[in-house]
RNA sequence: GGCUGGGUAGCUCAGCUGGUCAGAGCAUGCGACUCAUAACCGCAUGGUCGCGGGUUCGAGUCCCGCCCCAGCCA
Repeated sequence: GGCUGGGUAGCUCAGCUGGUCAGAGCAUGCGACUCAUAACCGCAUGGUCGCGGGUUCGAGUCCCGCCCCAGCCA
């Protein structure tokens, strides 16, 4: 340098054929339970969807450029 996959919450990840609310588990906080702690249960907090632009009535999703990570080829 070329090719492939990936970047979404503090962490691990899902998100289909563009619209349905941006979600799950863990973590954190509060509550409930308990003599008490843990576990289990309920609720809540938390997002520029890597960055910028484009298409579209509408983009996490499609297109273009760039950055970063992993692998392969040279």
A computed fold for a 74-nucleotide RNA from a Chloroflexota bacterium, annotated as transfer RNA. It matches the Rfam family "tRNA". From the family's description: Transfer RNA (tRNA) molecules are approximately 80 nucleotides in length. The organism belongs to Chloroflexota, within Bacteria. Its mean pLDDT, the model's own confidence on a scale to 100, is 81.